[in-house]
A computed fold for a 71-nucleotide RNA from a Patescibacteria group bacterium, annotated as transfer RNA. The organism belongs to Bacteria candidate phyla, within Bacteria. It matches the Rfam family "tRNA". Gene Ontology term of the family: triplet codon-amino acid adaptor activity. It was read from a public genome assembly. The coordinates come from a structure-prediction model, not an experiment, and the mean pLDDT is 82.
RNA sequence: AGGGGUGUGGUGAAGUGGUAUCACGGAGGUCUCCAAAACCUUCGUCGGGGGUUCGAUUCCUCCCACCCCUG
Numbered sequence: 001a002g003g004g005g006u007g008u009g010g011u012g013a014a015g016u017g018g019u020a021u022c023a024c025g026g027a028g029g030u031c032u033c034c035a036a037a038a039c040c041u042u043c044g045u046c047g048g049g050g051g052u053u054c055g056a057u058u059c060c061u062c063c064c065a066c067c068c069c070u071g
Stems, first nucleotide, its partner, number of pairs: 001070007010024004018054001025043006047063005
């Protein structure tokens, strides 16, 4: 320098054009003599810019970070 892959809550993942989902986790509550467990409620997310589209996590493009390959 060129090519490929990955990027989604605090953590691990699902989601290939139509309300962003699950588990763990945080907070509050129920229960209990107290706690744990269990149950209920709640909090919080698409790496960044631009484009296509009625509508983008998803498609295109550029950039950023990490990993791999070629030279």